[in-house]
Transfer RNA from a Candidatus Levyibacteriota bacterium, 74 nucleotides, folded computationally.
RNA sequence: GGCGCGUUCGUCUAGAGGCCCAGGACGGGUGGUUUUCAGCCACCAAAUCGCGGGUUCGAAUCCCGCACGCGCUA
Numbered sequence: 001g002g003c004g005c006g007u008u009c010g011u012c013u014a015g016a017g018g019c020c021c022a023g024g025a026c027g028g029g030u031g032g033u034u035u036u037c038a039g040c041c042a043c044c045a046a047a048u049c050g051c052g053g054g055u056u057c058g059a060a061u062c063c064c065g066c067a068c069g070c071g072c073u074a
Base pairs, nucleotide, nucleotide: 001073002072003071004070005069006068007067010026011025012024013023018057028044029043030042031041032040033039050066051065052064053063054062
């Protein structure tokens, strides 16, 4: 250099055109239970889905470019 795969809450992860102003677990916050802690229960906050364009009535999802990471290859 060429080819392929990946990038989603703080972390791990689901998602495959509309049911998603994105769900779950851990972690965090508040409250309840408890003498206290842990545990358990309830609720809350947290992702403009790597960035920029395009397609579409509609994009996390499809297409193109770029960035970063991993692999194969020369």

Rfam family: tRNA. It is annotated as a transfer RNA. Gene Ontology term of the family: triplet codon-amino acid adaptor activity. Its mean pLDDT, the model's own confidence on a scale to 100, is 82. Lineage of the source: Bacteria > Bacteria candidate phyla > Candidatus Levyibacteriota.